Bacterial RNase P class A from an Armatimonadota bacterium, 374 nucleotides, folded computationally. The model forms 90% of the base pairs in the Rfam consensus. Rfam family: Bacterial RNase P class A. The family's RNA type in Rfam is ribozyme. Rfam links the family to the GO terms dimeric ribonuclease P complex, tRNA processing and ribonuclease P activity.
[in-house]
């Protein structure tokens, strides 16, 4: 420099005017004054996981749901980190010839994997095709019969169909063929050894002769899971309901320290509606430094306080500048002057950890391969 990958960060700045919510202090009594604080990387979707709260529960099983290679991290997870396997991947190597393609091996950074089990059982597979799961005879090949057309049989080496057709190469064998036999190779199962915590890998031997795919199909195996949620929950408590008293009102008469009635009044209780308070924001917190670990992450020290509304505050306008886009100007072509437009996605609501999705514009870092220069 070219190409290919992987991540991180910012997401307008300053000033003025008028407003909104809130902590503290003062006046004051529901309104002022002063000093502070006031959205995000996703506050979103509410898809997972936890804290907290109430209810339920001895324990176990069934049903139901979820997760699924291994090891680690974590409060926990379906998340994250590292590793294994497999698929892809620039390229590279070998072989073949039709000389620029085909086949096969290896394979960078890195990416994908709904990654346990298909030689337990059951099921499923459109179209094409003769045949799709204890295979199969359409063409071809071979044998028999026949003058021929054809008929019967054998055959999975060749052709054709398909996502997939029951290992590959060679020799033998055969009427033609076939793991039918043998050698090598690939794959499978079992056994042994070595490496690794493990998943797994490598090597050796034996067996049999190939056992197809699909488990976000049933199913099998292992592990995990109680329900509801801040409109949780707690406290105060108008109204309402019930009881007692008889001060007040009204009525009665035998005119009283009387009786009845009312619930205006007082007291008590129930109840938990309207409303208020709380839960509520200091936390698996943030910043810096040191240490451990490949890493996720953990430990230690110092410092900091960083929204808490409740129909729901965090805004609007103006000016200067910045960035981007489009048109124009010049004896000056410079990221110059000037005109217009734009500056995203989106907004806390009990709190955290993740995942996913949205996002104008901009900045930065790392890794791999190849070439060149010093």
């Nucleotide at each position: 420099c070219a190409g290919g990958c992987a991540g991180g960060c910012c997401g307008g700045a300053c000033g003025g005017u008028c407003g909104c919510c809130u902590g503290c202090g003062g006046g004051g009594u529901u309104c002022c004054c002063g000093c502070g604080g006031g959205a995000g990387g996703a506050a979103a979707g509410u898809c997972c996981g936890g804290g907290c709260u109430c209810c339920g529960g001895a324990g176990g099983g069934c049903a139901g749901g979820g997760u699924g290679c291994c090891a680690g991290g974590u409060a926990a997870c379906g998340c994250c980190u590292g590793g294994g396997g497999u698929c892809g991947g620039a390229g590279u190597c070998g072989c073949g010839c039709u000389u620029g393609c085909g086949c096969g091996g290896c394979g960078a950074a890195c990416g994908g994997c709904a990654u346990g089990g298909a030689a337990a059982g059951u099921g499923c597979a459109a179209c094409a095709g003769a045949g799709a799961g204890c295979a199969g005879a359409c063409c071809g090949c071979c044998c028999a019969c026949g003058g021929a057309a054809g008929u019967g049989g054998g055959u999975a080496a060749g052709g054709g169909u398909g996502a997939a057709a029951c290992g590959g190469u060679g020799c033998g064998g055969u009427a033609a063929g076939a793991g039918c036999g043998c050698a090598c190779c690939a794959g499978c199962u079992c056994c042994g050894g070595c490496g690794g915590u493990a998943a797994c890998g490598c090597c050796g031997g034996a067996g049999g002769c190939u056992a197809g795919g699909u488990a976000a199909a049933c199913c099998c195996c292992a592990c995990c899971c109680g329900g509801a949620g801040c409109a949780a929950g707690a406290c105060c408590a108008g109204a309402g309901c019930g009881g007692c008293c008889a001060g007040g009102g009204c009525g009665g008469c035998c005119c009283g320290c009387c009786c009845g009635u009312u619930a205006c009044g007082g007291c008590c209780g129930c109840g938990g509606u309207a409303g208020g308070u709380u839960g509520c924001u200091a936390g698996a917190g943030c910043g810096c430094g040191g240490g451990g670990g490949c890493g996720a992450c953990c430990c230690c020290g110092c410092g900091c306080c960083c929204a808490g509304a409740g129909a729901g505050a965090u805004g609007a306008c103006c000016g200067u500048c910045c960035c981007c886009c489009g048109a124009g100007c010049c004896a000056u072509c410079g990221c110059g002057c000037c005109c217009g437009g734009g500056g995203a996605c989106a907004g806390a609501a009990c709190c955290c950890g993740g995942c996913u999705u949205a996002c104008a514009g901009g900045c930065c870092u790392g890794c791999c391969u190849g070439a060149c220069u010093u």
RNAcentral holds the sequence, with entries from ENA. The coordinates come from a structure-prediction model, not an experiment, and the mean pLDDT is 77. The organism belongs to Armatimonadota, within Bacteria.